The prediction has a mean pLDDT of 82. c-di-GMP-I riboswitch aptamer, 95 nucleotides, folded computationally. Its Rfam family is "c-di-GMP-I riboswitch aptamer". From the family's description: GEMM was predicted in a large-scale screen for bacterial structured RNA regulatory elements. It was read from a public genome assembly, where an Rfam model found it. Of the family's consensus pairs, 95% are formed in the model.
RNA sequence: ACAACGAAAUGGCAAACUUGUCGAAAGACAAGGACGCAAAGCCUCGGGUCUAAUGUUCUCUCCAAGAGAGAAACGAUGACGGCCGGGUUACCGAA
Repeated sequence: ACAACGAAAUGGCAAACUUGUCGAAAGACAAGGACGCAAAGCCUCGGGUCUAAUGUUCUCUCCAAGAGAGAAACGAUGACGGCCGGGUUACCGAA
């Protein structure tokens, strides 16, 4: 010095929950708050998970066309990435 690894130190991030805002929802953001995290930095490439507004199907009502309402199913173009892997960058240095 590099790779792996994770003792110590310095710093870092921030789950649940609460309040506010945004969103159809999942969820996000801000403040508070710490369960945890050695990449819980970044990308969002693969898998996975969540949601289902618009849309499709169905039923009902009005009905000329068509419109409205309702429930279920499908469905990501919406999310998570603190679910797993991948890519990439990085602080410290005991064993």